The RNA shown here (Archaeal signal recognition particle RNA) has 317 nucleotides and comes from a Thermoplasmatales archaeon. It matches the Rfam family "Archaeal signal recognition particle RNA". The family's RNA type in Rfam is non-coding RNA gene. Clan: SRP clan. Gene Ontology terms of the family: signal recognition particle, plasma membrane targeting and SRP-dependent cotranslational protein targeting to membrane, signal sequence recognition. A reference for the family is Wild et al. (2002), "Towards the structure of the mammalian signal recognition particle", Curr Opin Struct Biol. The organism belongs to Thermoplasmatales, within Archaea. It is recorded under the gene name ffs. The sequence is in RNAcentral, with records from ENA.
RNA sequence: GCGCAGGCUAGGCCGGGGGGCUAGGGGUCCCCUGUAACCGGAAACCCCCUAUACGCCGGGGCCGAAAACCAGAGGGAGGCACACCAGCAUGGGGAUGAUCCAUCCAUCGACGAUGAAGCCUCGUCCCUAGGGAUCGGGGGUGGUGGUAGCAUGUUGCCGGAGGGCAACAUGCCCACCUUUACCGCGAAAACCGGGUCAGGCCCGGAAGGGAGCAGCCUCAUCGCGGACUACCGAUGCUCUAGGGGUAGGCGGGGCUAAGAAGGUGGAUGGGGAAAUCAUCCUCAAGCUGGCUGUGUCCACCUCUGGCAUGCCUGCGC
Numbered sequence: 001g002c003g004c005a006g007g008c009u010a011g012g013c014c015g016g017g018g019g020g021c022u023a024g025g026g027g028u029c030c031c032c033u034g035u036a037a038c039c040g041g042a043a044a045c046c047c048c049c050u051a052u053a054c055g056c057c058g059g060g061g062c063c064g065a066a067a068a069c070c071a072g073a074g075g076g077a078g079g080c081a082c083a084c085c086a087g088c089a090u091g092g093g094g095a096u097g098a099u100c101c102a103u104c105c106a107u108c109g110a111c112g113a114u115g116a117a118g119c120c121u122c123g124u125c126c127c128u129a130g131g132g133a134u135c136g137g138g139g140g141u142g143g144u145g146g147u148a149g150c151a152u153g154u155u156g157c158c159g160g161a162g163g164g165c166a167a168c169a170u171g172c173c174c175a176c177c178u179u180u181a182c183c184g185c186g187a188a189a190a191c192c193g194g195g196u197c198a199g200g201c202c203c204g205g206a207a208g209g210g211a212g213c214a215g216c217c218u219c220a221u222c223g224c225g226g227a228c229u230a231c232c233g234a235u236g237c238u239c240u241a242g243g244g245g246u247a248g249g250c251g252g253g254g255c256u257a258a259g260a261a262g263g264u265g266g267a268u269g270g271g272g273a274a275a276u277c278a279u280c281c282u283c284a285a286g287c288u289g290g291c292u293g294u295g296u297c298c299a300c301c302u303c304u305g306g307c308a309u310g311c312c313u314g315c316g317c
Base pairs, nucleotide, nucleotide: 001317002316003315004314005313006312007311008310011063012062013061014060015033016032017031018030019029023050024049025048026047027046038059039058040057041056069306070305071304072303073302074301075300078297079296080295081294082293083292084290085289086288087287088286090284091283092282093281094280095279096278097277098276099275100270101269102268103267104266105265106264107263108262111259118255119254120253121252122251123250124249125244126243127242128241129240130239131238132237133235134234135233136232137231138229139228142177143176144175145174146173149172150171151170152169153168154167155166156165157164158163182226183225184224185223186222187221193218194217195216196215201210202209203208
């Protein structure tokens, strides 16, 4: 002397702009806008300054010998705010039109000589009456005969008792006819329905007979289901008769003979309460954009000037 590292000091930074004030520059005041980035104090009859004016007093933090920092000029990307313009979508309001109707034009056209459109007629609708059907309610007939049967009652006769015989009536039962009054299942009379009646009881010398509880069977009766139905009622059905109604639809028949329901597009006229959609106008707030403007902040770059380029220590060369 150079390089690297550390320390220090001069110095720098800790905001800027506009307005007001002032002779003027700053500050206290108001407004705007920034940074990673300060604190306390006084200041309008005011505080500090004087073109080297871009504050004063006190304290603090950071950077620090770097082309750092400061000032001025220029260039310049961008951020933010406001304005303007354009676009977008949303919402409010308004206008017009479409969606509706009629006529006309164009076009397509299911269907159509196995008969389109049109015209006529009858029915379809309502009421009344009757028949049927269906549904519902309600319902459970009447008679003849039988005696071999059973029960009850009355009468007559017989037997020592139990009892026996006969007649008549009613009921049960059976058969048949009739009927809507029939069928199936279940329950069923504590004694005062029936049959059969163990045991026990009664009469009797016996044979035998009798009454009869429980049980079982059964009838009346009750329940459920089915069938039937003189009767009563109803009807999203049907037929007949009478009356009414409607000409819109649909169906049957007839006349006639070639079109035609409807769709789409257009024109004209009408209607438009609401709703939806389309276009346009307007308002509101919003978003996006702009070689846009104003304000503000400002990375970065260039030029000029200023302040500096100093001190100490260690290591290496």